This is a predicted structure of a 1490-nucleotide RNA (small-subunit ribosomal RNA) from an uncultured Bacteroidota bacterium. The sequence is in RNAcentral, with records from ENA and Greengenes. Rfam family: Bacterial small subunit ribosomal RNA. Gene Ontology terms of the family: structural constituent of ribosome and ribosome. Its mean pLDDT, the model's own confidence on a scale to 100, is 80.
RNA sequence: AGAGUUUGAUCCUGGCUCAGGAUGAACGCUAGCGGCAGGCUUAAUACAUGCAAGUCGAACGGUAACAGGCGGUAGCAAUACUGCGCUGACGAGUGGCGCACGGGUGCGUAACACGUAUGCAACCUACCCUUUACAGGGGCAUAACCCUGAGAAAUCGGGGCUAAUACUCCAUGGCAUUGCGAUAAGGCAUCUUGUUGCAAUUAAAGAUUUAUCGGUAAAGGAUGGGCAUGCGCCCCAUUAGUUGGUUGGUGAGGUAACGGCUCACCAAGACUGUGAUGGGUAGGGGUUCUGAGAGGAUUAUCCCCCACACUGGUACUGAGACACGGACCAGACUCCUACGGGAGGCAGCAGUAAGGAAUAUUGGGCAAUGGGUGAGAGCCUGACCCAGCCAUGCCGCGUGCAGGAAGACGGCCUUAUGGGUUGUAAACUGCUUUUGUAUGGGACUAACCGCCCUUACGUGUAGGGGUCUGCAUGUACCAUACGAAUAAGCAUCGGCUAACUCCGUGCCAGCAGCCGCGGUAAUACGGAGGAUGCGAGCGUUAUCCGGAAUUAUUGGGUUUAAAGGGUGCGUAGGCUGGUAUUUAAGUCAGUGGUGAAAUAUUGCGGCUCAACCGUGAGGCUGCCAUUGAAACUGGAUACCUUGAGUGUAUACGAAGUGGGUGGAAUGAGGAGUGUAGCGGUGAAAUGCAUAGAUAUCCUCAGAACACCGAUAGCGAAAGGCAGCUCACUAGGAUACAACUGACGCUGAGGCACGAAAGCGUGGGUAGCAAACAGGAUUAGAUGCCCUGGUAGUCCACGCCGUAAACGAUGAUCACUAGCUGUAUGCGAUACACUGUAUGUGGCUAAGCGAAAGCGAUAAGUGAUCCACCUGGGGAGUACGUCGGCAACGAUUAGAACUCAAAGGAAUUGACGAAUCAGAAGACAAGCGAUAGAGCAUGGGGUUUAAUUCUAUGAUAGGGGAGGAAAAGGUUGUGGGUAGAACGUAUGGUGCAUGGAGGUGAAAGCCUUCUUUCCUUCGGGACUCCAGAGAAGGUAAUGCAUGGCUGUCGUCAGCUCGUGCCGUGAGGUGUUAGGUUAAGUCUUGCAACGAGCGCAACCCCUGUCUUUAGUUGCCAGCACGUGAUGGUGGGGACUCUAGAGAGACUUCCUGCGCAAGCAGAGAGGAAGGUGGGGAGGACGUCAAGUCAGCACGGCCCUUACGUCCAGGGCUACACACGUGUUACAAUGGUCGGUGCAGAGGGCAGCUUGUUGGUGACAACUGGCCAAUCUCGAAAGCCGGCCCAAGUUCGGAUCGAAGUCUGCAACUGGACUUCGUGAAGCUGGAUUCGCUAGUAAUCGCAUAUCAGCAACGAUGCGGUGAAUACGUUCCCGGGCCUUGUACACGCCGCCCGUCAAGCCAUGGGAGUUAGGGGUACCUGAAGUCGACGACCGUCAAAGGAGUCGCCUAGGGUAAACCUGAUGACUGGGGCUAAGUCGUAACAAGGUAGCCG
Repeated sequence: AGAGUUUGAUCCUGGCUCAGGAUGAACGCUAGCGGCAGGCUUAAUACAUGCAAGUCGAACGGUAACAGGCGGUAGCAAUACUGCGCUGACGAGUGGCGCACGGGUGCGUAACACGUAUGCAACCUACCCUUUACAGGGGCAUAACCCUGAGAAAUCGGGGCUAAUACUCCAUGGCAUUGCGAUAAGGCAUCUUGUUGCAAUUAAAGAUUUAUCGGUAAAGGAUGGGCAUGCGCCCCAUUAGUUGGUUGGUGAGGUAACGGCUCACCAAGACUGUGAUGGGUAGGGGUUCUGAGAGGAUUAUCCCCCACACUGGUACUGAGACACGGACCAGACUCCUACGGGAGGCAGCAGUAAGGAAUAUUGGGCAAUGGGUGAGAGCCUGACCCAGCCAUGCCGCGUGCAGGAAGACGGCCUUAUGGGUUGUAAACUGCUUUUGUAUGGGACUAACCGCCCUUACGUGUAGGGGUCUGCAUGUACCAUACGAAUAAGCAUCGGCUAACUCCGUGCCAGCAGCCGCGGUAAUACGGAGGAUGCGAGCGUUAUCCGGAAUUAUUGGGUUUAAAGGGUGCGUAGGCUGGUAUUUAAGUCAGUGGUGAAAUAUUGCGGCUCAACCGUGAGGCUGCCAUUGAAACUGGAUACCUUGAGUGUAUACGAAGUGGGUGGAAUGAGGAGUGUAGCGGUGAAAUGCAUAGAUAUCCUCAGAACACCGAUAGCGAAAGGCAGCUCACUAGGAUACAACUGACGCUGAGGCACGAAAGCGUGGGUAGCAAACAGGAUUAGAUGCCCUGGUAGUCCACGCCGUAAACGAUGAUCACUAGCUGUAUGCGAUACACUGUAUGUGGCUAAGCGAAAGCGAUAAGUGAUCCACCUGGGGAGUACGUCGGCAACGAUUAGAACUCAAAGGAAUUGACGAAUCAGAAGACAAGCGAUAGAGCAUGGGGUUUAAUUCUAUGAUAGGGGAGGAAAAGGUUGUGGGUAGAACGUAUGGUGCAUGGAGGUGAAAGCCUUCUUUCCUUCGGGACUCCAGAGAAGGUAAUGCAUGGCUGUCGUCAGCUCGUGCCGUGAGGUGUUAGGUUAAGUCUUGCAACGAGCGCAACCCCUGUCUUUAGUUGCCAGCACGUGAUGGUGGGGACUCUAGAGAGACUUCCUGCGCAAGCAGAGAGGAAGGUGGGGAGGACGUCAAGUCAGCACGGCCCUUACGUCCAGGGCUACACACGUGUUACAAUGGUCGGUGCAGAGGGCAGCUUGUUGGUGACAACUGGCCAAUCUCGAAAGCCGGCCCAAGUUCGGAUCGAAGUCUGCAACUGGACUUCGUGAAGCUGGAUUCGCUAGUAAUCGCAUAUCAGCAACGAUGCGGUGAAUACGUUCCCGGGCCUUGUACACGCCGCCCGUCAAGCCAUGGGAGUUAGGGGUACCUGAAGUCGACGACCGUCAAAGGAGUCGCCUAGGGUAAACCUGAUGACUGGGGCUAAGUCGUAACAAGGUAGCCG
């Protein structure tokens, strides 16, 4: 210090999440030791038991217990019984001091409670210190005790005796108190202080060892408290008004003291937007945690203050309490009870129950520190000091160190005869001993006090010495011995985030802080090995701060991301021009006080170090006081003119209000003219019209104002304002610089204005037009379209108060380059050039901005004020409040719940029922087919024991398959086989091979007979055996793959380097103007070049030349035949097959910058890539293929291997694809006749001859092929057929045959004879083709025994028609544009309904709690009044009675908060429900706001 996460990618906005630190923690796993700390955060719930506050005999009367002493009795004595307060002591009691401290808790409290700083001239203070003075004399009781009574008890009562430092009277007394004066000084208003006069009132206690201690009064101090005040101190305004002792005064009472603290009277005040009142929550602070800081959070332990003590109230005593271990009353609860009545209060220390995720021992000791009391010893002290439990935290130590490679065994991984890793790790050798165990020694904390001795002063204090005193503790520590001995885990390993592999699992089980993993190769689940991090701990959970500049003072924003109020006027408030003087509130500086200690920082020191502790320093950023300064802000005074306003003049405008008036259009009316349709639409229909429409003419009505008219004008602003004219009203602008003299800006609340729609009352109503009706459209059409049509739109008055009320941009002021329009002025005028003010536009510099963009009319640079924002949804919703007649609006404004995003701008694509231009057998123009029929073939479906598998829009379907009768490929049925089949290196062997027989469907099984071959003699072949090795699988996965292939598409595209532009994704180049078949070329250009594609290079074909002539050819020369290049020969020609030439817009004309285009041009065999082929860029479709082959991992192994037999792949109600044959005369049939190319051939092609109607057969000959052989058809010439289901068509069926083959039943082809089906040109639709093409005709070949071939691949013969053109359909490329798409339109996405779950609003009500109000009642108690009774006559005083107030109780009506409630409203969430398709593209009616 940052990181992850929105996107295909980018920048931004913005939330969520993580890494850090912390804790009084808890949970899981684990655990050796010590030190120092800490330990009910929940139920202020209830508590058994014990302890936590006593002490003093030196205050007192005394004597219950103990001890001693002295007596008495009994006894020899010991001893026993008994008496005496005589002594030490002391139960109970009187009295004094203490119990108001210490200890606990955080209920209440939002307050002078706390913190801080002051004040008290308005106060108190026991014990302690200092000082002064005093202490004389009496008296009455009472507890204890004795007697007695009531009661279960607690306890209470009657009678009698008695003491005090208990109580009380008298005396004395002032520096005390009060009243009235005098005087001096001071101060702060009341006043205070000193001196003094008079009057009144009030004191005391003794003990005793005789030294002291104690007592009374007064003053001062110290300590502790009380009161008052300034400032600080949580959330809610969906709490806006509160208050009756309330605010003040006078008087009185009360208090330690001021005060409405209380009361009487008088006045009507007091508080509040600087937040009163009300509600919620909460003890406050020092501190603690975090943070760079500012801040935020926090208030456990320790310290200070406050409050409380079962709940509520009350006072008493006292110096001090309204009192934790006191009292009274009421209430709840618990306990005892004889039922009459009593007792109690752990939020003290332990402990128990309960609650809870969770928090300890019913321990030791007063040795230390401190407290109470006492003269003291001492006693008491759950304060405290210690120990126990707990890894709860912090700190420290250890679990060994060194050497040691056969890099061991084992584990894990692997490319596996091997290697890597665990790993110097282990074993083994040497060393050490912290810790541990054992034994021994052994502290500090202790100083006091007391006692003894002693010194100084003088008789008691101070000092010195000795002695006594230790819970913890025989602890810490030290020494010796032994021996590596007693001691390691936890979490993690996809990214963030350090650390990786194997196996298992298979969207299951599970993980997860966020993003997200898991659907058969998971570094993310579980296990293992290994690694990483920390380590006696490690993880998880919870909470706080940080990161988060994500509430922004430091330190954010508001055009489009959340965010400018619809607009103005204006109150409070905030801010505010120039000059001078003054003041000193703010501000600044100096000084003083305070800011407790602890904590934190730091120096030094003590425990072996550290944690921890001690000590010093600084700090505590604050508050108060005081002295000074005077620039700035503020206050006061005087002046100024530039801000602001006024005045005069001029021009300006759809500025406002009210009246008058005009023409066009529309509609209506009419008795006019006129005749058949009008109207409307994509097309129609409804509608209107022969009762006369539309059209035309006249009249009337209401509403709106064409042209001018404009990124023009006007308005205080916004909403808004438009024919012409009149009246009234308002305004800004400019010029002048006459007047005022800061009068200004902004503006929370407030007030006013405020489009359209809507509401109320009354008018008006031509057109338009929600609702509504009808007609269309549609699957539907409650819509879009059409015909009608009512509110409304218009006027007057009154409401409403909202809009995407937008420039999505608050108002004001100042400053910061320019260019160019325009409106109204001014200046200057010369129709030029040019200046200036205020408006209104465009483009740009700097600058700003995430970018788009803004840019003097800022979104730039500054200043002032206001408003608003803080993730999306829920929701601008609920509840509450206010306004409104209502509709509704406002404010304002949530929460639960839910998501990890939502969003802005820009980029690249893709897409669009978006645009532009262009191309294409895409359409059009043509020719032929398809869909109809029969058949063939393929697929679907169905069937079946099986009908093997794959391919499924284009890009599956005469595809894999270029040959399914068996076998071969698979499938079903049945029968076998045991490791089948193969057999390489190597070794061995020759009775195994072969023949025959039986059985069987065969494979196989069984029986029997026989015994290798060749040889160059080296050996080899073959069989069998052994055999390292290797099985085999057309089983699954094409979504693990290679290779190959289809398609977009032979479309013209796809990219790179450098440079430049942009924050970036990315752009530029590749766009633009032309051109091309082409990103082909050219021109221009921040681009310049290059690559893969295009083209060319390659092959075939078309022309020519040349070379070479056999099996090809034959012109010329010969020979020969019935005839034939048959023969000699020849290379001229054809041809064959090698090498070359040729075509390049080359030339001409026109157009054009060029590229290029056009031309029946030239030349040429060929002309504009001549024709054809091969060749397929980056990529797309997880396209196809594991069944061609190869291959990873997975699966099967008496089977998913393999052998055999016979079946199936050929089934058949159906619909489909691709073909074929036809429907006929451009034909069929019969006869005759003519011409190819390219291929094939020895288990072959077959000549010739003969036989057969024929398929074919027999015989014979040639050819391993330019030699022999296979062989055209359409065509042409003739004959017949004569428009018909035919001499068309040939399916189907019957019979007889031929051929192949082991075998043609399922299930071959062909031949002959017979039979002679559908079909007479085929609906919507769809397909192919632009020239040697379509169409038509045949031929050949592969596969192959044969054949399903009508298929496929090739070959040649004959040989057309048409293209105006790009509007439309399909597909594709480029540019622009929109986008909410990026799995990319087969996208995205909305709402109702249905289902489940969740939280929530309303709700007749029901119920619980809370604080007040009014009234009734009212305990204890203070206060007041009375007080017959008590009190010694009289008193003081008391009992008692009454009154005021009050806790509590009751009644009543409201209010607030929660829980619950039939039913009901919407909301959220949930892979595959229903209906539609609203939005995103012109989303198919642009969308959105009210």